[in-house]
The RNA shown here (transfer RNA) has 73 nucleotides and comes from a Chloroflexota bacterium. The coordinates come from a structure-prediction model, not an experiment, and the mean pLDDT is 82.

């Protein structure tokens, strides 16, 4: 240094360019049980890696930049 593929809630990961960004677990409260686990009900938590652009409108297209993880020299 060049090419590629990731980067979304504590993890683990969906998400045609258009509803208020969503599951699973985890975490708190609850219901049940002598407790606890389990199982069931609910709540909370996201500047969508960071700037910029294009568009009526961007997590999604585009450019740069970060940082990982592969290849290549």
């Nucleotide at each position: 240094g060049c090419c590629u593929c990731u980067g979304u809630a504590g993890c683990u990961c969906a998400g045609c360019g258009g509803a208020c960004a969503g599951a699973g677990c985890a975490c708190c409260g609850g219901u049940c049980u002598u407790c606890u686990a389990a199982a069931c009900c609910g709540a909370u938590g996201g500047u969508c890696g960071c700037a910029g652009g294009u568009u009526c409108g961007a997590g999604u297209c585009c450019u740069g930049c970060c940082a990982g993880g592969g290849g290549c020299g």
Source information
Rfam family: tRNA.